[in-house]
Molecule: c-di-AMP riboswitch aptamer (ydaO/yuaA leader)
Organism: soil metagenome
RNA sequence: CGCUGAAUCUCCACCACGCAGGCGGAGAUCGGGGGACCCGUCAGUUGGGGCGAAUCGGCGGCAUCUGCCGCGUAGCGCAGCUCUUCCAGCGCGAGCCCGUCAGCUAACCCCGAAGGCGUCGGAAAGAGAAU
Repeated sequence: CGCUGAAUCUCCACCACGCAGGCGGAGAUCGGGGGACCCGUCAGUUGGGGCGAAUCGGCGGCAUCUGCCGCGUAGCGCAGCUCUUCCAGCGCGAGCCCGUCAGCUAACCCCGAAGGCGUCGGAAAGAGAAU
C1' cells in the first nucleotide's frame, strides 16, 4: 500500500505516562441467530440444526470403519478509481459451533466486529466517478 472476511469509525472512564501502549464501557455502521398470524412441511439415534464459497461423486486407492489420500465437482476468490459483463490465467473448495432443540416469520429478544495473508500491472465492452 493492498487481499480474504461482517470484522470498521467515533466518544468516555481507568491504568501507565517520555513515547508507545494496556483494559473496561457506550454509540454509529456492518454481519449473524432466535422469534407470530398466514403459508409451508410429515418427520422424529440413520438424531436434528447453525456460521462459512467450502458441497457432491453406483470415481480410484488405503483402511475396516463411518475414516484417510488422490482425481474431479456445486460453489467461491484474485491492484486499471468503482461496478457489471465476456474471454484467459492462477488459487480455494476448509474448519468450527449448538446440544435432543429451532421451517418461513411482523413486533420483540440475543450475539459478533476476529483471524490469516502478500501485489509490482492478462485482455475486451458498457455505465459512472475523479482530475